[in-house]
Molecule: THF (Tetrahydrofolate) riboswitch aptamer
Organism: mouse gut metagenome
RNA sequence: CAGAGUAGAACGCCGCGCGUUAAGUGCCGACCGAACGGAGAGUUGUCGGGCGGACGAAAAGCGUUAGCUUGCGGUGCGGCGUUUGCAUCUCGCUG
Repeated sequence: CAGAGUAGAACGCCGCGCGUUAAGUGCCGACCGAACGGAGAGUUGUCGGGCGGACGAAAAGCGUUAGCUUGCGGUGCGGCGUUUGCAUCUCGCUG
């Protein structure tokens, strides 16, 4: 001087659920917490939690009260694949 490597993130497919009597998702606010290449530190960045606020929806058929099927929801979890991937600082590793 150059390079490798994580947690994780996005998207797609599959499986199992939840809601459709509207929760969830997404947006805003303050609070609390977590994670962030092998080691240490770590943000005005990221993620999560409950709370508050604003906004807001797709049902249909069968059945006949127990449900089933097909849809719908920027829906949850898991698996697989692809892409991306330390804010930053110091040290380490490979050449």